This is a predicted structure of a 72-nucleotide RNA (transfer RNA) from a Flavobacteriales bacterium. Its Rfam family is "tRNA". Rfam describes the family as follows. Transfer RNA (tRNA) molecules are approximately 80 nucleotides in length. The sequence is in RNAcentral, with records from ENA.
RNA sequence: AGCCCUAUAGUUUAAUGGAUAAAACCUUGGUCUUCUAAACCAACGAUUCGGGUUCGAUUCCCGGUGGGGCUA
Repeated sequence: AGCCCUAUAGUUUAAUGGAUAAAACCUUGGUCUUCUAAACCAACGAUUCGGGUUCGAUUCCCGGUGGGGCUA
C1' cells in the first nucleotide's frame, strides 16, 4: 500500500427490514438469615461516527474511525 472480517449495556452474547432492542454475569436496592454467603424479587444501563435507500434500519448501501487477519 491493497484485500477480507468486525464494532449492540461495565463484560459475554441475542435480535438479520416491522419498534418497549432480549438475556446472562457485574453493580445498586429489597425479601430471607442472629450476621455473612447462597437463593428470590426489583432497578440502572447499549446499537462506533456521518450520510444514503426505505412507510420503516441494529439489520441493506457508501464513506470515516477503532480492532483483528491475509498478501506485498